[in-house]
C1' cells in the first nucleotide's frame, strides 16, 4: 500500500427532563396455511395433524446348466382303431424338491436422555454368506421325503392315511501334515489378566455335483486350511435438553468364587460368600425429545431448528416369544395374547400401506389409483434373461428459489371522461387516440437431438432445439398512504358504523372508519396469520447490574469448594508449537467448466475440532521437594470501654396502706363530661410495703458480628488498641449447604404485678366517630424455663487486602521536640465526624469509614400487578416462617431532577382585605331584572366573583326575532339575461281586520325611422312572464375575524449574546437595602435589550402673556335693569407660556432613598382621567357586523290584523320611599355647575286648583330658551301618634302624546290611606372635597313604565391601634404520590357484569410402585413307561445308542385382586383475583393530607383502618445543641 471481511435504529412512562425498564416495529427466513389475483418455461419441493383405519392394484424374486416328474410344441422312428399313442432328439413352459436372495432396497419417528448419536480410541474378548488371492481336497457307502398316484375329513382355510420316486435334500464310513482342544519343551513379545511362533503326543472334524462337449482340456459349483475386502458385534474418554416444589437412590443392588450361556467380555444368567455400589461436579424421580452432517439468523460470540438430501439409531396393528439363517428376534416370515375388520355352511377361518398410487378420517393444510426397466442401481442366472412403485422420466400445486414476458419509438401547452378547485385553473397525461417498428412470448406449418457401450434397442418424445408464416396480436394484479414509514384531496359518516402492530383514531369540516380520484411500494405476484433468529448490551462469555430505579443474605462461626506473599529446584497435568492420522460425501466459501444466463448442476482446492497420538519449549498456573518472612499466629510489656453472666446493693420519684393537719372541692379539656371527694378526697407532714426504671454525668462520646449495652460493688468471661520484634514459618481471604446468635410484638408452664396499658367499659367530638381527646382498664410490660426467627433486623451501602491530594474536629494510645508545665506544637496507630481534590454517578449524591482504581470469593436482581399469594415440601404448640409459581391482566410501574401549581408548611410585603369607622342591604310597599311556573306564544341570548336596571341610551302598533289567524312564491330587497305588456305618476271605488284582489279615471316622457295621420323600433321606468338566483335573528362563539369581560393599574412577562448543567433548565429577575412600581442604588457570571411600571396625553389647583363678544363692570357718562355709551383692571372664556426638581437646609444612609423643615397656589406619583404587559378562563357574542361549514326553498323567506314578551302560588338579585322631630307640612327669601333646543327649545301675556291649554316673542344659541336649582336660611303649625310619618292599593273626574291608551303609556285633581315604628342568619360601599345628604342636565325618546344609567354642581364627616386572623395579590423558601396542576389525586368494603385461577364432599381418564393370583406362545431344565427309516448287535424278530411326542418345573405377555403414589377432566359450594365512561358507604394515603408516615408483631373494628410494643426517617415546622462552611 493492497485485498477481503465488518456491529444503523426507531415509536410509547413526563408539562417537559435525564435515567432505569417493559412492550411495540422496520430485517431475514419457512416442508406453510388463508384472502385478492394469475401469461409462459426451468430447477426443486409437497399430510408437519390421527405411529387413525384400511377398498383396489402393483412394490421379491431368481434359477430346468441342482432334482424328480408334469404339460405344450418340433423333428425323426415305431405302432395306430387315423381319434391317437409309444420311442429318441431337440425347443418351450412349470406346481413341488433343492440353492441363493427374501436380514438389501423402501418407508416413517411411535419409542428412546440411552454408549442411542457425534468424535476419538480399544477388542491381547469377538463373527463375517456371496467377492478377491494362496495351499488342499472330493474315497466307498445308506435310508428316507415332497411332487404325482389311491383315499378319509372339512364350506373354507387346510389337515390326514396308504403306496411309491429324485437330487448340489439328509446320513454313515474313510482321509486330512494344515483347524480345534489337551498336555510336554524351546524361543520371542507385551499395558495387567496374557499374546505368537517352533516341536513333540493323544483326540475330534470334511466334501456334490452340474453344463455342453466325442474325450480330454477348459467353465460353474462343492469342502478344509490361511490371508485380505467390505460388513457386522461388544468396551471406554469427551461431548450435546429442561426440572430441586424429584434429594437421596439400590436386592442381580456393587464385589467376589464356581458354572452357564454367547461369535464374543461381562451379575448376560444361577448357586453361594461378602456388604457394597451411586449422589448437591445433581444421583433417584418427573416432562420433553429420534441423534449427527447441517439448516436459518447474527458482525461474531451465540441462539434457534434437524423438513427435504446423506450418515447412524429406533419401529413395522398393540404386547411377548422363539425358529430359519452368515446374519433377524425379520415391515410386504412364523407362534402365543389383545384390539379391530372380514369371510363362515357357526363346526372354524382371513388380515396388518409408517412401501408407490389410491380412499375416508382428523385437519388451516400436503399430489396421479400415470409411463417405464432406456439410464443408474439391486436379487437371481453360466448366460440369454427375469423381477425391481429402488430409480428414471412424466402429471398436479406460484409451495419456493431462477429466469422471460404482457410491446418499442413518435405523438397537444394537453381530446372526452373523471377528480379536485380560490371557478382563474390544476390533475390523471405521452397516458390514450393516431403514425412508424418489432414479435420473446402465442397460434399454425416443418425440421428434429444428444442421453448408447460393437449391432439392435428411448419411458422422457415429436419433447429440448432449429427454420418459415401471421399478428400487437395472447397476457396485471396486490397492499399501503397518522408518527415509526415513502405516499394527500374529496365525499359520506357522527364514540355510530368501523380501524388498529405499538402510540392511538371515530363524539358534523376525520391525510387514521368507507369510497373515490390521486400518490407510494411490489409485481405473476401482493398481503394476512403462524413460527424462530435478529433487533434485545432485555440472561450481559464477548458484553449488564444491587445506596435512591429490580437487586446485599439480620448479624457471626465455619464445611465443601474456589481463590492465594517472596525465593529456589524437579515435573510437565493446564498452557504453547512443530508433526501425524482423523474430522465420510453433500452443504457453506474459493476458483474453474455445462446448460442461451441464472436457479440448478459438475470438477478442482480451501477451511473446519472443547478431539486422538507423537516430538517439544517451561514464562505462567498446577503438582512434588527445599528455604525465607512481609500477610496470619504467639509472646513480653502497658491501656480505654454502657461488651457478655451472676450475686449482692443505694437513693430519687409513682402508686398503695396507716396515722396526723386539714375543707370543699379535686382532676381533667380546645371547652367540658364521665371521674373522685363530706363514709373528709386534692393538698401536706409522717411512718410502712411493693414493683419497675435509673435524673444530673450523657457528649454525630464508648463497647460489640448484628439484634443491642446506661446507679454502685464483687465474682466469672469475650473481644479491641498501642509499644517491644523473641518465637512458628503461608499456618491465609471467603464460605452453598450445616450450625449457633437473634429488637418488639407473639406462644407454654410457673411467678411476680407499682406505673404504663391493645382489648374493653364509659365521658366528650362528629353527619356518623367502632378514632384522634378524656377517666377507667385485662392480656402484656418484669422475673425462670422453653418456644418463636421476624422488622424502614438501615449507612436501605455483603466480606477481605492493595492503592489514590488535602483540611478541621472529637475518642484511645505511643513518640518526639521545646519547657517551669499537666497544656499548646510535631510526628505515628486504631476508631468515630465533617467540608472537599481526582476520578465515579441518570442525577441526588459518594469521595481514604469511596458508591474511586484494582483483585478473590459468597448472597441478590431481569416490566407493573396477579404475589411473598396458591400448591407441594420443611420447620413450629400456635400465630406463623422458610422455600415459592402459574393462569390471566396491563403499556406502563418506577429513579433522580426541572418549570409550575398547590398545602388546614414557613418567612418577607401589598389592597377598603380584616380591624377603626360612617352609611346601607338581607325585614316592608313599590319598581326593575331573573329563576321557576304557566300559556297558542309568554321570542333569543347571558349564569359564582366576572348572568340577573345585562345586550334594551325607551317592547302600547310598529320595534319583534315568538304565537294564531289571513295572505304571496324571482318573492319586502341586489344584479343579470330573454319574452310581453304599458311611460312613470297621480287620484278613486268595491270586498275586506288589514295585507291583498278586483275595478275605473287622468295622465301622457326621450331618441330614431316613417312626408303625416298613424305606425314601427330603441331608452329610462313600471307590470306580467320564464330562469339564474334574492331570502333567513335556522343552527355550530367547540369552525372563525372583530370586540369585550377578568385576574389587574397587580407588577410583572420575556429576548439576545455569555456562563453553567448530559438534559428539561438556571443565570440574568436571586441576595442586601428602598419604592406605589422588575422604582433606584450596591453586591453578584453575568453583561444588554424589548413589553409592561413611570414619564410625554387630557380635566382640575397657582401665575403670566394674547385677545376681549354675546361674556365683565372698579372708575367715567347715562336714568330703575351691563340695558347703552365707554372700558380690559377684574371674573370668566379662548388661545399661548410659566411653575415642583428631593432643587434647598438639618438627620439618618456607602447609595437609592427615609424622617423633618423653609419657601411655595401645589411636595415628594399635587388631585382626577385616559392609557391594561406576555398570558388564562375552548369566559362571552353566528341574534350589533364580518365570515367558513351545515340546514329550510308555495318555506326555517315575505306581507298583514290581533295576540304575546307587560302572564303569577313562589325565589333570588338590583333599586326607589320609608318607618319620622337632625322630621313632617306651609309661608317667605337666596347661591350652582354642566348640559339640550329648528318635525326643536318654546318667553312674555291669558285660562285652568292642577295636568295642561290659548298664546306665539325670541333663539341653529357664552346673545333666546328648557330654567325653579334643591338642601341650607328666616318664620310658623305638628310633639311622638301607625301620626299633619308613610305613601302603597283602590274609586271616581281629567290633561297630553299618539291611527290607536282594553289587555298595556305617563301626567293631574278629589277620595282612599295597606305594609312599615330601623330589620334573623348573613352581607354590601366608602380613606376627603371621599362616605353621607341634595337637587340640575343628557342620551335614547310621538310619550314612556328612568325609582335605571352618563354627567354636574351643592352641603359635607367619621376613623385607620395595628396586619394576629377572613379574602385577593406579588417576591423568596419548603414538600408533593397534583401537571384538564387541591372544584387535583386516590384508599378499601359492598352492589353488577366478564374471565382466569385456588380449594371442595365426591366422580373419570392416564402413568406408575409394591403384595399377591392366573398363566399363552416359547426356549431352557427333568422326565420320558408312548413314538422313531439311516449308526451298531442280530438271517430275522428284536435290542442298542441317539432323538421325540407327552408330562413336570422354574421363567413368562396380557389378564385378575388389593393397596399406594402422581398428572388431568369435571363438580353442588366455598376463597380470594383481574377487568369493566359516568352504582353505594366513607376519606386511609399524598401538601404538617389536616392524628407526619412507614416497617414487624398482636388485638380490635362495615370498610378504607385504629390502637399497643419496639423500630426507621423515606417526616413538615419552630426552637435550642453540636460540628462545618463563609465574611
Nucleotide at each position: 500500500u493492497u485485498g477481503a471481511c465488518g456491529g444503523a435504529g426507531a415509536g410509547u412512562u413526563u408539562g417537559a427532563u435525564c435515567c432505569u425498564g417493559g412492550c411495540u416495529c422496520a430485517g431475514g427466513a419457512c416442508g406453510a396455511a388463508c384472502g385478492c389475483u394469475u401469461g409462459c418455461g426451468g430447477c426443486g419441493u409437497g399430510c408437519c395433524u390421527g405411529a387413525g383405519a384400511a377398498a383396489u392394484g402393483c412394490a421379491a424374486g431368481u434359477c430346468g446348466a441342482g432334482c424328480g416328474g408334469u404339460c405344450c410344441g418340433g423333428c425323426a422312428g415305431g405302432c395306430u382303431u387315423u381319434g391317437g399313442u409309444c420311442u429318441g432328439c431337440u425347443g418351450g413352459a412349470u406346481a413341488g424338491c433343492g440353492g441363493c436372495g427374501a436380514a438389501c432396497g423402501g418407508u416413517c419417528g411411535a419409542g428412546u436422555a440411552a454408549c442411542a448419536c457425534g468424535u476419538a480410541a480399544a477388542g491381547a474378548a469377538c463373527c463375517u454368506g456371496c467377492c478377491c488371492u494362496c495351499a488342499g481336497g472330493a474315497c466307498c457307502g445308506g435310508g428316507a421325503u415332497a411332487g404325482c398316484c389311491c383315499u378319509g375329513c372339512g364350506a373354507a382355510a387346510g389337515c390326514g392315511g396308504g403306496a411309491g420316486u429324485a437330487a448340489u435334500a439328509c446320513c454313515g464310513g474313510a482321509u486330512a501334515c494344515a483347524g480345534u482342544g489337551u498336555g510336554a519343551g524351546g524361543g520371542g513379545g507385551g499395558c495387567a489378566u496374557c499374546c505368537c511362533c517352533c516341536u513333540c503326543a493323544c483326540a475330534u472334524g470334511a466334501a456334490a455335483g452340474g453344463g455342453a462337449g466325442a474325450a480330454g482340456a477348459u467353465c460353474c459349483g462343492c469342502c478344509u486350511g490361511a490371508g485380505g475386502a467390505g460388513g457386522g458385534c461388544u468396551u471406554u474418554g469427551c461431548g450435546g435438553c429442561c426440572u430441586a416444589u424429584c434429594a437421596g437412590c439400590u436386592a442381580g443392588u456393587u464385589g467376589g468364587u464356581a458354572g452357564g450361556g454367547u461369535a464374543a467380555c461381562g451379575g448376560c444368567c444361577u448357586a453361594c460368600c461378602a456388604a457394597g455400589g451411586c449422589g448437591a461436579c445433581g444421583a433417584c424421580g418427573g416432562g420433553u425429545a429420534g441423534c449427527u452432517g447441517g439448516u436459518c439468523u447474527g458482525a461474531g460470540a451465540g441462539g434457534a431448528c434437524g423438513g427435504a438430501c446423506a450418515g447412524c439409531c429406533g419401529g413395522a396393528c398393540u404386547g411377548g416369544g422363539a425358529c430359519u439363517g452368515a446374519g433377524a428376534c425379520a415391515c410386504g416370515g412364523c407362534c402365543c395374547a389383545g384390539a379391530c375388520u372380514c369371510c363362515u355352511a357357526c363346526g372354524g377361518g382371513a388380515g396388518g400401506c409408517a412401501g408407490c398410487a389410491a380412499u375416508c378420517a382428523g385437519g388451516a393444510a400436503u399430489c396421479u389409483u400415470g409411463c417405464g426397466c432406456a439410464a443408474u442401481g439391486g436379487g437371481c442366472g453360466a448366460a440369454a434373461g427375469c423381477c425391481u412403485g429402488a430409480c428414471g422420466c412424466a402429471g398436479c400445486g406460484a409451495c419456493g428459489c431462477c429466469g422471460c414476458g404482457u410491446g418499442g419509438g413518435g405523438g397537444a401547452a394537453g381530446a372526452a371522461g373523471u377528480c379536485c378547485u380560490u371557478c382563474g385553473g390544476g390533475a390523471c397525461g405521452u397516458a390514450a387516440a393516431c403514425c412508424c417498428c418489432u414479435u420473446u412470448u402465442c397460434a399454425c406449418c416443418g425440421g428434429g437431438a444428444a442421453g448408447a457401450g460393437g449391432a439392435a434397442g428411448g419411458a422422457c418424445g415429436g419433447u429440448a432445439c432449429c427454420g418459415g408464416u401471421g399478428g400487437a396480436a395472447u397476457a396485471a394484479g396486490c397492499c399501503c398512504c397518522g408518527g415509526c414509514c415513502a405516499a394527500c384531496u374529496a365525499c359520506g359518516u357522527g364514540c355510530c358504523a368501523g380501524c388498529a402492530g405499538c402510540c392511538g383514531c371515530g363524539g358534523u369540516a376525520a391525510u387514521a372508519c368507507g369510497u373515490a380520484g390521486g400518490g407510494g411500494g411490489c409485481g405473476a405476484g401482493c398481503g394476512u396469520u403462524g413460527u424462530c433468529c435478529g433487533g434485545a448490551u432485555u440472561c450481559a462469555c464477548u458484553g449488564g447490574g444491587c445506596g435512591u430505579a429490580a437487586a446485599g443474605g439480620g448479624c457471626g462461626c465455619g464445611u465443601a469448594g474456589g481463590c492465594g506473599g517472596c525465593u529456589g529446584g524437579c515435573u510437565a497435568a493446564g498452557u504453547c508449537a512443530g508433526c501425524a492420522g482423523u474430522a465420510a460425501a453433500a452443504u457453506u466459501c474459493a476458483c474453474a467448466g455445462g446448460c442461451u444466463c441464472a436457479a440448478c448442476c459438475u470438477g478442482u482446492g480451501a477451511a473446519g475440532g472443547a478431539c486422538u497420538g507423537u516430538u517439544g519449549a517451561a514464562a505462567c498456573u498446577g503438582g512434588c521437594c527445599g528455604g525465607c518472612u512481609u500477610g496470619a499466629g504467639u509472646g513480653c510489656a502497658g491501656g480505654a470501654g454502657a461488651g457478655g453472666g451472676g450475686a449482692g446493693u443505694g437513693g430519687a420519684a409513682u402508686u398503695c396502706c396507716g396515722g396526723g393537719u386539714g375543707u370543699a372541692g379535686c382532676g381533667g379539656u380546645g371547652g367540658a363530661a364521665u371521674g373522685c371527694g363530706u363514709a373528709g378526697a386534692u393538698a401536706u407532714c409522717c411512718g410502712g410495703a411493693g414493683g419497675a426504671a435509673c435524673a444530673c454525668c450523657c457528649g454525630u462520646g464508648g463497647c460489640g458480628a448484628a439484634g443491642g449495652c446506661g446507679g454502685c460493688u464483687c465474682c466469672c468471661u469475650g473481644g479491641c488498641c498501642u509499644g517491644c520484634u523473641a518465637c512458628u514459618g503461608a499456618c491465609g481471604c471467603u464460605g452453598a449447604g450445616g450450625c449457633g446468635c437473634g429488637a418488639a410484638a407473639g406462644c407454654u408452664g410457673g411467678g411476680g404485678g407499682a406505673g404504663c396499658g391493645a382489648a374493653c367499659g364509659g365521658g366528650a367530638u362528629u353527619a356518623g366517630a367502632u378514632a384522634c381527646c378524656c377517666c377507667g382498664g385485662u392480656a402484656g410490660u418484669c422475673c425462670c424455663a422453653g418456644c418463636c426467627g421476624u422488622a424502614a433486623a438501615c449507612g436501605a451501602u455483603g466480606g477481605u487486602c492493595a492503592c489514590u491530594a488535602g483540611g478541621u474536629g472529637u475518642g484511645g494510645g505511643a513518640g518526639g521536640a521545646a519547657c517551669u508545665g499537666a497544656c499548646c506544637c510535631c510526628u505515628u496507630c486504631c476508631g468515630u465526624g465533617c467540608c472537599g481534590a481526582a476520578g465515579c454517578u441518570a442525577a441526588c449524591g459518594c469521595g481514604a469509614u469511596a458508591a474511586g482504581u484494582g483483585a478473590c470469593c459468597c448472597g441478590c436482581c431481569u416490566g407493573g400487578g396477579g404475589a411473598g399469594u396458591a400448591c407441594g415440601g420443611c420447620c413450629g404448640c400456635a400465630a406463623g416462617g422458610c422455600u415459592g409459581a402459574a393462569a390471566c391482566u396491563c403499556a406502563a410501574a418506577g429513579g433522580a431532577a426541572u418549570u409550575g401549581a398547590c398545602g388546614g408548611g414557613g418567612g418577607c410585603c401589598c389592597g377598603c382585605a380584616c380591624a377603626a369607622g360612617c352609611g346601607g342591604u338581607g325585614g316592608a310597599g313599590c319598581a326593575u331584572g331573573u329563576g321557576g311556573u304557566u300559556u297558542a306564544a309568554u321570542u333569543c341570548g347571558u349564569c359564582a366573583c366576572a348572568a340577573a336596571c345585562c345586550g334594551a341610551a325607551g317592547a302600547a302598533c310598529c320595534u319583534u326575532a315568538c304565537c294564531a289567524g289571513g295572505g304571496c312564491u324571482u318573492g319586502a330587497c341586489a344584479u343579470c339575461u330573454c319574452c310581453c305588456u304599458g311611460a312613470a305618476u297621480g287620484c278613486g271605488c268595491u270586498g275586506g281586520a288589514a295585507a291583498c284582489a278586483g275595478u275605473g279615471c287622468a295622465g301622457g316622457c326621450c331618441c330614431a325611422c316613417u312626408u303625416u295621420u298613424u305606425g314601427u323600433g330603441g331608452g329610462a321606468c313600471a307590470g306580467g312572464g320564464a330562469g339564474a338566483c334574492a331570502g333567513g335573528u335556522g343552527u355550530u362563539g367547540c369552525a372563525u375575524g372583530g370586540c369585550u369581560g377578568u385576574c389587574g393599574u397587580c407588577a410583572g412577562c420575556u429576548c439576545g449574546u455569555g456562563u453553567c448543567g448530559u438534559g428539561a433548565g438556571a443565570u440574568g429577575u436571586u441576595g442586601g437595602g428602598u419604592u406605589a412600581a422588575g422604582u433606584c442604588c450596591c453586591g453578584c457570571a453575568a453583561c444588554g435589550a424589548g413589553c409592561g411600571c413611570a414619564a410625554c396625553c387630557c380635566c382640575c389647583a397657582c401665575c403670566c402673556g394674547a385677545u376681549g363678544u354675546u361674556g365683565c363692570c372698579a372708575g367715567c357718562g347715562u336714568a330703575a335693569a351691563g340695558a347703552c355709551g365707554g372700558g380690559g383692571a377684574c371674573u370668566c372664556a379662548u388661545c399661548g407660556g410659566g411653575a415642583a426638581c428631593u432643587g434647598c437646609c438639618c438627620g439618618c444612609g456607602c447609595a437609592a432613598g427615609c424622617g423633618g423643615g423653609a419657601g411655595g397656589a401645589a411636595g415628594g406619583u399635587g388631585g382626577g382621567g385616559a392609557u391594561g404587559a406576555c398570558g388564562u378562563c375552548a369566559a362571552g357574542u353566528c341574534g350589533g357586523c364580518a365570515u367558513g361549514g351545515c340546514c329550510c326553498u308555495u318555506a326555517u323567506g315575505c306581507c298583514c290584523u290581533g295576540g304575546g314578551c307587560u302572564a303569577c302560588a313562589c325565589a333570588c338579585a338590583u333599586g326607589c320611599u320609608a318607618c319620622a322631630a337632625u322630621g313632617g307640612g306651609c309661608g317667605c327669601u337666596a347661591c350652582a355647575a354642566a348640559g339640550g333646543g329648528c318635525a326643536g327649545c318654546g318667553a312674555a301675556g291669558g285660562g285652568g286648583c292642577g295636568a295642561c291649554c290659548c298664546g306665539g316673542a325670541g333663539c341653529g344659541a357664552a346673545u333666546c330658551c328648557c330654567a325653579a336649582a334643591a338642601a341650607a336660611g328666616c318664620g310658623u303649625c305638628c310633639u311622638c301618634a301607625g301620626u299633619u310619618c308613610g305613601g302603597a292599593u283602590c274609586g271616581g273626574g281629567g290633561u297630553c302624546u299618539g291611527c290607536a291608551a282594553c289587555u298595556c303609556g305617563a301626567c293631574c285633581c278629589c277620595g282612599u290611606g295597606a305594609a312599615g315604628c330601623c330589620g334573623g342568619a348573613a352581607u354590601c360601599g366608602c380613606u376627603a372635597g371621599u362616605a353621607a345628604c341634595c337637587g340640575c342636565c343628557g342620551g335614547u325618546c310621538a310619550g314612556c313604565c328612568a325609582a335605571a344609567c352618563g354627567g354636574c354642581g351643592g352641603u359635607g364627616a367619621a376613623u385607620a391601634c395595628g396586619u394576629u386572623c377572613c379574602c385577593g395579590g406579588g417576591c423568596c423558601u419548603u414538600g408533593u404520590a397534583c401537571a384538564c396542576a387541591c372544584c387535583g389525586c386516590c384508599c378499601g368494603u359492598c352492589a353488577c357484569g366478564u374471565c382466569a385461577c385456588c380449594u371442595g364432599a365426591g366422580u373419570c381418564u392416564g402413568c406408575u410402585g409394591c403384595a399377591c393370583c392366573c398363566g399363552a406362545a416359547g426356549a431352557c431344565g427333568g422326565u420320558g413307561g408312548c413314538c422313531c427309516a439311516a449308526c451298531c448287535c442280530g438271517a430275522a424278530a428284536g435290542g442298542g445308542a441317539g432323538g421325540g411326542a407327552g408330562c413336570c418345573g422354574g421363567c413368562g405377555a396380557a389378564g385378575g385382586u388389593g393397596u399406594g403414589g402422581c398428572c388431568g377432566g369435571u363438580a353442588a359450594g366455598g376463597g380470594g383475583g383481574a377487568c369493566g365512561a359516568a352504582g353505594u358507604c366513607g376519606u386511609a394515603a399524598c401538601a404538617a393530607g389536616g392524628u407526619a408516615g412507614c416497617c414487624g408483631u398482636a388485638c380490635c373494628g362495615g370498610a378504607a383502618g385504629g390502637u399497643g410494643c419496639g423500630g426507621c426517617u423515606g417526616g413538615a415546622u419552630c426552637a435550642c445543641c453540636u460540628c462545618c462552611u463563609u465574611u